Source information
This is a predicted structure of a 94-nucleotide RNA (Glycine riboswitch aptamer). Rfam family: Glycine riboswitch aptamer. Its family is annotated with glycine biosynthetic process in the Gene Ontology. The family is grouped with related families in Rfam's "Glycine riboswitch clan". The model forms 90% of the base pairs in the Rfam consensus. The coordinates come from a structure-prediction model, not an experiment, and the mean pLDDT is 82.
[in-house]
RNA sequence: GGAGGGUUCUCUGGAGAAGCUCAUUGACUUGAGUGCCGAAGGUGCAAGGCAGUUUUCUGCCGAAUCUCUCAGGCAAAAGGACAGAGGACUAUUC
Numbered sequence: 001g002g003a004g005g006g007u008u009c010u011c012u013g014g015a016g017a018a019g020c021u022c023a024u025u026g027a028c029u030u031g032a033g034u035g036c037c038g039a040a041g042g043u044g045c046a047a048g049g050c051a052g053u054u055u056u057c058u059g060c061c062g063a064a065u066c067u068c069u070c071a072g073g074c075a076a077a078a079g080g081a082c083a084g085a086g087g088a089c090u091a092u093u094c
Stems, first nucleotide, its partner, number of pairs: 001094003005090009018034001020033004035074003041070001042068001044066001048061005
């Protein structure tokens, strides 16, 4: 110096679903209720692997934008998985 990674920063794009009902408050302020959404975070597991067991079978590990909806969210703003561009740091490899 080249290559593909990891972490982080900046910029850009970025979906879904009640601006619900009742009570309360100076104030969506606080509480309760019903209906919904999945793309912060979190739960669950398929193939496969490991261990035990003669077999059968059992236990553990095990991915996602799938699943659940605990958390979060259901006008705008904010947040936002993920994607693109650029910078910094870092390990590997040639």